[in-house]
RNA sequence: CUGGUCGACGGCGAUGGGGCUCGCCACAACCGCCACAUGGCUGAUGGCUCCUGCAACCUG
Numbered sequence: 001c002u003g004g005u006c007g008a009c010g011g012c013g014a015u016g017g018g019g020c021u022c023g024c025c026a027c028a029a030c031c032g033c034c035a036c037a038u039g040g041c042u043g044a045u046g047g048c049u050c051c052u053g054c055a056a057c058c059u060g
Base pairs, nucleotide, nucleotide: 010025011024012023013022016051017050018049019048020047021046032041033040034039
């Protein structure tokens, strides 16, 4: 100097925040899908749950 591995701290998992949990990453992880007419579709989660926001329906 270069490469690999382990640990700690940390970061990430298509739109906000909290808790729990799973996975991934070490400058990487990550950056949705269909179609190619440049139009269309789902969702605030990786998963569970709560709050906030949005949308639809019903009732007062």